[in-house]
């Protein structure tokens, strides 16, 4: 210089005029109201200070908050799934460990069990893919030959995958059948580490595979609904007809079933009236800075700060100068991404124009 990996931040910026939207304050003006410009309302005006994200998106997951249940019992269902650790928790996030991919820096995970709890499924091609199997090949016997009958799975074909790999011994011709050596697996002891593992020695000829993001089986969690949740205030209120059912118990008790408990109405289906405000609703597991422990997530302690709360849903317009990219000698022109809160937090997962810093890993060159 180039290729690559991983992390962090910005994504327009200043001035100026008009133009929103919450809070304060001021000081008209209308109503209503008082012993009184007293007190409450609305309306409009001036002034401050604040005003969408790094994902607000997606509704994938965990929660806080609110409500119903919570007395026992039994079923279903659902989520995770190496080990520690961190959170309010989690399927997130940190650090190891085992596997994989890459030359590496790093990155990915379908990480419990494979029948010793059962079941399935592996297409075609191949003789055969679980008590094998024999197409081609090798041996022996028989036969003039073609060919027959045993015996054989080392040699070759097929397939992703064919009963360990290499070298001998052996044998009619082989074969862990037997020996050495390796390679897995079981089993035993040692060491190291909380741990999941790792590493050695030692033994057994033990060597028939793969899927569980296939069904399952195991260990742990899990009550429901959800801010249109839920509490206040206000307005309105019509009933009719049928069915079930009132102690022989209909409905109800927020997955389902039984107990249990409460229990006079529920259900259909015409028809009729009201629906307007106030609250939740933003100081919260919050933000910044410092020190301290920790590999690190991240926890303590100080000191500082308040930063939307809208509901026919709000920050936009227009001019200058500035900044950045690309084009161009130059003047210059053009472009400037992804996209807008609605109860709130943590996370993941997608979308993004362009720019800035850093830390690693690999080639090459100089010195």
């Nucleotide at each position: 210089a180039g290729a690559g990996u991983c992390g962090c931040c910005c994504g327009g910026a200043u001035c100026a005029c008009c133009g929103c939207g919450u809070u304060a304050u001021u000081g008209a003006u209308u109503g209503a109201u008082u012993a009184a410009u007293u007190u409450c309302a609305a309306u409009a005006a001036a002034u401050a200070c604040c005003g969408a994200g790094g994902a607000a998106a997606g509704u994938c997951c965990g929660g806080a908050c609110u409500c119903c249940a919570u007395u026992g019992g039994g079923c279903a269902g659902a989520g995770u799934g190496g080990u520690g650790g961190g959170u309010a928790a989690u399927a997130c996030c940190c650090a190891c460990c085992c596997g994989g991919a890459g030359a590496a820096a790093u990155c990915c995970g379908c990480g419990g069990g494979a029948u010793u709890a059962g079941u399935g499924c592996a297409a075609c091609a191949g003789a055969a893919a679980g008590u094998a199997a024999a197409c081609c090949g090798c041996c022996a016997a028989c036969g003039a030959a073609a060919g027959u009958u045993g015996g054989u799975a080392a040699g070759g074909g097929u397939g992703a995958a064919a009963c360990g790999g290499c070298g001998g011994u052996g044998u009619a011709a082989g074969a862990g059948a037997c020996c050495a050596c390796c390679a897995g697996u079981g089993c035993a002891c040692a060491a190291a580490g909380u741990a999941a593992u790792u590493u050695g020695u030692g033994u057994a000829g033990c060597u028939a595979u793969g899927u569980a993001a296939a069904c399952c089986c195991c260990a742990c969690u899990c009550g429901g609904a959800g801010c249109a949740a839920g509490a206040c205030c206000a307005g309105a209120u019509a009933g009719u007809u049928g069915g079930c059912g009132u102690u022989u118990g209909a409905a109800u008790g927020u997955g389902c079933c039984c107990a249990c408990a409460u229990g006079a109405g529920c259900c259909a289906a015409c028809g009729g009236g009201u629906a307007g405000g106030u609250u939740g609703c933003u100081u919260g597991a919050u933000u910044a800075c410092g020190u301290a422990a920790g590999c690190a997530a991240u926890u303590a302690c100080g000191u500082a700060a308040c930063u939307a709360g809208a509901u026919g849903g709000a920050u936009g317009g227009u001019g200058a100068u500035c900044c950045g990219u690309u084009c161009g000698c130059a003047a210059g022109a053009a472009c400037g991404a992804c996209a807008g809160a609605a109860u709130c937090c943590g996370g993941c997962u997608u979308a993004u124009a362009g720019g800035g810093c850093g830390a690693c890993u690999c080639u090459u060159c100089u010195u």
Predicted 3D model of a 367-nucleotide RNA (Bacterial RNase P class A) from an Actinomycetes bacterium. It was read from a public genome assembly, where an Rfam model found it. The organism belongs to Actinomycetes, within Bacteria. The coordinates come from a structure-prediction model, not an experiment, and the mean pLDDT is 77.